[in-house]
Molecule: Guanidine-I riboswitch aptamer
Organism: Pseudooceanicola lipolyticus
RNA sequence: GUGCAGGGCGUCUAGGGUUCCGUUUCCCGACCGGGAAAGCCAGGUCCGAGAGAUGCCGCCGGCGCGGCAAAUUCCGCGCCGGUACACGGCGGGCCAAAAUCCCGGGAGAG
Numbered sequence: 001g002u003g004c005a006g007g008g009c010g011u012c013u014a015g016g017g018u019u020c021c022g023u024u025u026c027c028c029g030a031c032c033g034g035g036a037a038a039g040c041c042a043g044g045u046c047c048g049a050g051a052g053a054u055g056c057c058g059c060c061g062g063c064g065c066g067g068c069a070a071a072u073u074c075c076g077c078g079c080c081g082g083u084a085c086a087c088g089g090c091g092g093g094c095c096a097a098a099a100u101c102c103c104g105g106g107a108g109a110g
Base pairs, nucleotide, nucleotide: 007057008056009055010054011053012052015047016046020044021043022041023038024037025036026035027034028033058083059082060081061080062079063078064077065076066075067074085105087108091103092102093101
């Protein structure tokens, strides 16, 4: 310097903003209802992690069982184990908007 690999999905959480609901302030004479504003409104809905949790699947290894004329070799099933490590901008993008979401295990650093 180059290449390969570090799997997928669901549920949840950290976190996030403000479309809807609610709350608050002001106004429409009052209730009902409505208008404007506020996310430096604790909330509900909503978004939500590669480096967070968890479950299922997949993949790999071992053992065993069944099928067929036969099998270490093909197909299927069960059980056990494994699936490591991981510092990270600026800027841009989606949705109403923002974000540990996406660009991105990127650029860069070690």